[in-house]
Context: one part of a larger RNA
RNA sequence: UGACGGGGGCCCGCACAAGCAGUGGAGUAUGUGGUUUAAUUCGAAGCAACGCGAAGAACCUUACCAGGGCUUGACAUACAGAUGAAUAUUGUAGAGAUACAAUAGCUUUUCGGAGCAUCUGUACAGGUGGUGCAUGGUUGUCGUCAGCUCGUGUCGUGAGAUGUUGGGUUAAGUCCCGCAACGAGCGCAACCCCUGUUGUUAGUUGGCAGCAUUAAUGGUGGCCACUCUAGCAAGACUGCCGGUGACAAAUCGGAGGAAGGUGGGGACGACGUCAAAUCAUCAUGCCCCUUAUGACCUGGGCUACACACGUGCUACAAUGGCCACUACAAAGAGGAGCAAGCCCGUAAGGGGGAGCGGAUCUGAGAAAAGUGGUCCCAGUUCAGAUUGUGGGCUGCAACCCGCCCACAUGAAGUCGGAGUUGCUAGUAAUCGCGGAUCAGCAUGCCGCGGUGAAUACGUUCCCGGGCCUUGUACA
Numbered sequence: 001u002g003a004c005g006g007g008g009g010c011c012c013g014c015a016c017a018a019g020c021a022g023u024g025g026a027g028u029a030u031g032u033g034g035u036u037u038a039a040u041u042c043g044a045a046g047c048a049a050c051g052c053g054a055a056g057a058a059c060c061u062u063a064c065c066a067g068g069g070c071u072u073g074a075c076a077u078a079c080a081g082a083u084g085a086a087u088a089u090u091g092u093a094g095a096g097a098u099a100c101a102a103u104a105g106c107u108u109u110u111c112g113g114a115g116c117a118u119c120u121g122u123a124c125a126g127g128u129g130g131u132g133c134a135u136g137g138u139u140g141u142c143g144u145c146a147g148c149u150c151g152u153g154u155c156g157u158g159a160g161a162u163g164u165u166g167g168g169u170u171a172a173g174u175c176c177c178g179c180a181a182c183g184a185g186c187g188c189a190a191c192c193c194c195u196g197u198u199g200u201u202a203g204u205u206g207g208c209a210g211c212a213u214u215a216a217u218g219g220u221g222g223c224c225a226c227u228c229u230a231g232c233a234a235g236a237c238u239g240c241c242g243g244u245g246a247c248a249a250a251u252c253g254g255a256g257g258a259a260g261g262u263g264g265g266g267a268c269g270a271c272g273u274c275a276a277a278u279c280a281u282c283a284u285g286c287c288c289c290u291u292a293u294g295a296c297c298u299g300g301g302c303u304a305c306a307c308a309c310g311u312g313c314u315a316c317a318a319u320g321g322c323c324a325c326u327a328c329a330a331a332g333a334g335g336a337g338c339a340a341g342c343c344c345g346u347a348a349g350g351g352g353g354a355g356c357g358g359a360u361c362u363g364a365g366a367a368a369a370g371u372g373g374u375c376c377c378a379g380u381u382c383a384g385a386u387u388g389u390g391g392g393c394u395g396c397a398a399c400c401c402g403c404c405c406a407c408a409u410g411a412a413g414u415c416g417g418a419g420u421u422g423c424u425a426g427u428a429a430u431c432g433c434g435g436a437u438c439a440g441c442a443u444g445c446c447g448c449g450g451u452g453a454a455u456a457c458g459u460u461c462c463c464g465g466g467c468c469u470u471g472u473a474c475a
Base pairs, nucleotide, nucleotide: 001475002474003472004471005470007469008468009467010466011465012464013463015459016458019423020422021421022420023419026314027313028312029311030310031309032308033307034305035304042053043052064300065299066298067297068296070294073124077123078122079121080120081119082118083117084116087104088103089102090101091100092099093098106115107114108113126289127288129287130286131285135283136282137278138277139276140274142272147186148185149184150183151182152181153162154161155160166177167176168175192266193265194264195263197234198233199232200231201230202229203228206224207223208222211221212220213219237260240254241253242252243251244250316416320375321374322373323372324371325370333362334361337356338355342351343350344349382413387408388407389406390405391404392403393402429451430450431449432448433447434446435445
């Protein structure tokens, strides 16, 4: 100087407390361990691995296994030699890769050749093989915590100290005052984006107050006031008033205001820590393989199942289930695409194809809510697992191993032990909608809006963190 303390002081955080909803019990989805297996590819491992890499394993993917075949190679460049093909179609054999056969089949030229391709040979290719403890890059975490440092000066023999400590204050090393310090840098804040208010510009594909028209619908004439769209601008600065304070910084209350003291949310992550993660995104040193640890194909596996754990979904019902009628969104997507009206089918879906590269058309019906009816507390008109049968869709192909529909079947489950998680407001809870990936396949993920709470006395205690100080046989 640090680190540590079941030392002290001050302070903060859904850290506790106060509340609400869960999880831990059931069924199931998914990930992991274990076990099994020819293989169940690999990685991730307390917080910070476990719906994680994977924004989509039937083939492909695919890296694993079995079998069949290849060796200058599936891919790149160069040289030498030979050839004119490569390729496409068809046929035969085969599980296919592939092999053979038939047909079609190079360009240019000054005729030397040049280009392109194949074959042979040589250099080489190739490796999701190893090492993340050789690395770059990227990322997690402490932590959006308020810290981490430097120059000059001063002090100390020196390591170092000072500044950065102290008194206040703040979300903040934020600011003020003091001070052997004076300044500065990286962080904080602000500058950026979304959202909340207003003005202005613009008025189609958007809108409709007034006028006209229509049986009716912004459907049409018309209009751009309003909504909205999207550019510009204004607005919030403790600016004003009062109290407190040290005449400061600030803080408390108030006015005005759409918004008040960082208005709400996002992006943004200092010096560093964990030899943290990743050689399987990529790049890369070294090591290793080279008729195989490379590469091709078919089939299988990654989907196994005495079991254990994590994360979700659905429930156990009456604040509910079912039936009928009936409102109100936002955001995003669409051309090898989204697909309306219409017809067929109980339905999944099929036929057909208007319109739309979309403020125009389409998916598209929002759901919870509301109104009326029914059920009457039961393993039920709760719950839906499982299984059977029949169908539909995608795709070369749904046996291993997809999703959906109809009918039938109707399991566990009556609110969950010890424990444990999230959340402070348009939040939790609850309700539906969309998108990426994607031929097909979400209860996951990323977004969107609808309805919309309870509680916070307080900081003694648990956990994590910041500053000062103290002890230490630790570095």